[in-house]
Background: Predicted 3D model of a 75-nucleotide RNA (c-di-GMP-I riboswitch aptamer) from Sulfurovum sp. Lineage of the source: Bacteria > Pseudomonadati > Campylobacterales > Sulfurovaceae > Sulfurovum. Model confidence (mean pLDDT): 83 of 100. The sequence was found by an Rfam model in a public genome assembly.

């Protein structure tokens, strides 16, 4: 630097549900939780999927694809 994620191993992430708050809704935030993840890191670009007060609206990247970074091991 490239391909890989069977095995190990160091950090990390945190689904259901549960309290508190925000929001009209989809959902956010924080705590706790521990189903699961090798990008469950970042960005709504293009798709899907739901939401509303239906339009220059708004949610989701732990639905897919794209683009950018990035840790660990093994060749």
């Nucleotide at each position: 630097a490239a391909u890989u994620g069977a095995a190990a191993a160091a950090g990390c992430c945190a689904a259901a549900c549960u309290u508190a708050u925000c929001g009209c809704g989809a959902g956010g935030u924080a705590a706790g939780g521990a189903c699961g993840g090798a990008a469950a890191g970042u960005c709504a670009u293009g798709g899907g999927u739901a939401u509303c007060c239906a339009g220059u609206a708004g949610a989701u990247c732990g639905c897919c694809a794209g683009a950018c970074c990035g840790c660990c091991a093994a060749u």